RNA sequence: GUCUUGGUAGCUCAAUUGGAUAGAGCGUCGCCCUCCGAAGGCGAAGGCUGUGGGUUCAAGUCCCGCCCAGGACG
Repeated sequence: GUCUUGGUAGCUCAAUUGGAUAGAGCGUCGCCCUCCGAAGGCGAAGGCUGUGGGUUCAAGUCCCGCCCAGGACG
């Protein structure tokens, strides 16, 4: 350089053929429980879906540029 896969919560990952308010586990915080803690139970916060545009009534999803990471080839 070319091709390819991916980028979604603090971390690991979902999200069907483009369709209703983007979810789960772990973690964090609060409460219950306990002499205190762990475990367990209940609840909450946390996302402009890498970035800039485009298409569409509607985009995490489709198209284009750029950035970052992995892989293949040279």

Model confidence (mean pLDDT): 80 of 100. This is a predicted structure of a 74-nucleotide RNA (transfer RNA) from a Planctomycetota bacterium. It matches the Rfam family "tRNA". It is annotated as a transfer RNA. The source organism's lineage runs through Bacteria, Pseudomonadati and Planctomycetota. The sequence is in RNAcentral, with records from ENA.